[in-house]
Context: one part of a larger RNA
């Protein structure tokens, strides 16, 4: 910026990507076959390996802003409690998200044309032949369905719906974020409000705080007390910030 007025959401699908694998057991059947050892085709279920997509319930890892323990050493005047530092000092878990080692899905199946092979009819060649005319079947291979993307498909598609010279459909600016993100852009949202934050409550991790008592020479150990502390999670709640303002925007030629 195109796409021949402007917009909003929903498709159509021209190309274009991705997938495609393989293994064991069982049943038919110890059946056809075979003296016998041996042992199927066809079909029908089973459960697997790598690989591929998604996801975080379960298990597991992460998780330097969460809970605890502890060494030394400053430092809060000193006990007691804290706070710095040492790799996050070290060490024991661990919320959400983000991973695989986890957990679920997937190759299937059908259709066209074939390959090699195997036919049918069937002449040149009274016979005979799957070929010379005609016609049938036959792969993990191809060419579809399937799955993803998809109208710069400039051949710019289709329908629909709003509004059309307006304080007027709709978008941007700004703000307030995150199921997004290098930045753009996506998406949620701007008081007619739950978008972030605080504040409540919940779950949920840590594991019984501080102070005071009781016991004990202490060390500590119990009670008050599933305590005190908690980042991201879910549900609420305008208390704080999203105020007020601002810019674009649509009927042309023949």
């Nucleotide at each position: 910026c195109g796409c021949u007025g402007g917009a909003a959401g929903c498709u159509u699908g021209a190309g274009a990507g991705g997938a495609g694998u393989c293994g064991u057991c069982u049943c038919u059947a110890g059946u056809a076959c075979g003296a016998g050892a041996g042992g199927a085709c066809c079909g029908a279920g089973a459960u697997g390996a790598a690989c591929g997509g998604a996801c975080c319930u379960c298990u597991g890892g992460u998780g330097c802003a969460c809970c605890g323990g502890u060494u030394g050493u400053c430092c809060u005047g000193c006990c007691a409690a804290g706070g710095g530092c040492a790799u996050u000092g070290c060490c024991g878990g661990g919320u959400a998200g983000c991973c695989a080692c986890g957990u679920u899905c997937g190759g299937u199946u059908c259709g066209g044309a074939u390959a090699a092979g195997c036919g049918c009819u069937g002449a040149a060649a009274g016979c005979a032949u799957c070929u010379a005319a005609g016609u049938g079947c036959g792969a993990a291979g191809u060419c579809g369905a399937u799955c993803c993307c998809a109208a710069g498909a400039u051949g710019a598609a289709c329908a629909u719906u709003c509004g059309c010279u307006a304080c007027c459909a709709g978008a941007c600016u700004c703000c307030u974020g995150c199921g997004a993100g290098a930045c753009g852009a996506g998406c949620a949202g701007g008081u007619u409000g739950a978008u972030a934050g605080g504040c409540c409550g919940c779950a949920g991790g840590u594991g019984g705080a501080a102070g005071c008592g009781u016991g004990g020479u202490a060390a500590c150990a119990c009670g008050c007390g599933u305590a005190g502390c908690c980042g991201a999670g879910c549900g609420g709640u305008a208390c704080u910030a999203a105020u007020a303002u601002g810019u674009c925007g649509a009927g042309c030629u023949c």
Large-subunit ribosomal RNA, domain VI from a Candidatus Uhrbacteria bacterium, 254 nucleotides, folded computationally. Rfam family: Bacterial large subunit ribosomal RNA. Model confidence (mean pLDDT): 88 of 100.